[in-house]
């Protein structure tokens, strides 16, 4: 310096024009222990239910863009 993959939830990825999702994790509730007069608390394999997103970022294309281009910015790689 040139080519080239990638950027999506806290992590780890799926979605490649038409409702943004899973899995862990993270909250509540359920049950099971422990403890206590009761309560209120601490643990908790399992199940069940929530919350949690400027899809790096600007522009543009198009009736719709995470998804196409273009152009910055960060990460890998490869070559010179």
């Nucleotide at each position: 310096g040139a080519c080239u993959u990638c950027g999506u939830a806290g992590c780890u990825c799926a979605g490649u024009g038409g409702u943004a999702g899973a899995g862990c994790a993270u909250g509540c509730g359920a049950c099971u222990g422990c403890a206590g007069u009761c309560a209120a608390g601490c643990a908790c394999a399992u199940c069940g239910c929530g919350g949690g997103g400027u899809c790096a970022c600007g522009u543009g294309u198009u009736c719709a863009a995470a998804c196409c281009a273009c152009g910055u910015c960060g990460a890998g790689g490869u070559c010179u």

Predicted 3D model of an 80-nucleotide RNA (transfer RNA) from Hymenopellis radicata. The sequence is in RNAcentral, with records from ENA. The coordinates come from a structure-prediction model, not an experiment, and the mean pLDDT is 81. Its Rfam family is "tRNA". By type it is a transfer RNA. The organism belongs to Hymenopellis, within Eukaryota.